Background
The RNA shown here (TPP riboswitch aptamer (THI element)) has 106 nucleotides and comes from Nitrosomonas sp. Its Rfam family is "TPP riboswitch aptamer (THI element)". A reference for the family is Rodionov et al. (2002), "Comparative genomics of thiamin biosynthesis in procaryotes. New genes and regulatory mechanisms", J Biol Chem. The organism belongs to Nitrosomonas, within Bacteria. Its mean pLDDT, the model's own confidence on a scale to 100, is 77. The sequence was found by an Rfam model in a public genome assembly.
RNA sequence: AGCAUCAGCUAGGGGUCCACAUCCAGAUUCUCUGGAAUAUUGGUGAGAAAGUCCCUUAAUACCUGACGCGGAUAAUGCCGCCGUAGGGAAGCUGGGACUUACCCUC
Numbered sequence: 001a002g003c004a005u006c007a008g009c010u011a012g013g014g015g016u017c018c019a020c021a022u023c024c025a026g027a028u029u030c031u032c033u034g035g036a037a038u039a040u041u042g043g044u045g046a047g048a049a050a051g052u053c054c055c056u057u058a059a060u061a062c063c064u065g066a067c068g069c070g071g072a073u074a075a076u077g078c079c080g081c082c083g084u085a086g087g088g089a090a091g092c093u094g095g096g097a098c099u100u101a102c103c104c105u106c
Base pairs, nucleotide, nucleotide: 001099002098006094007093008092009091010090011056012055013054014053017043018042019041022036023035024034025033026032027031062087063086064085068081069080070079071078
């Protein structure tokens, strides 16, 4: 002098699905169809208008591909592949592992 992991502040980016059960309505009535999930409830998840929940240069935010493919499930981006893919929102400060240059000494 440069700088990694990490942290803070400010600003910014992003997603919001499914419905066996539950509720309502109808019917060819013990089963089926439609709607709802704003309220109650269930599933997954960090997050399902929900919490600063997650993310900010990027190989864990998210989008595209995609009404994609395979496997599960009541069902669904539920799991995996696609995917080190393409796109995608930054500044400052702290901090210093590590690296390099010069000087001094041996």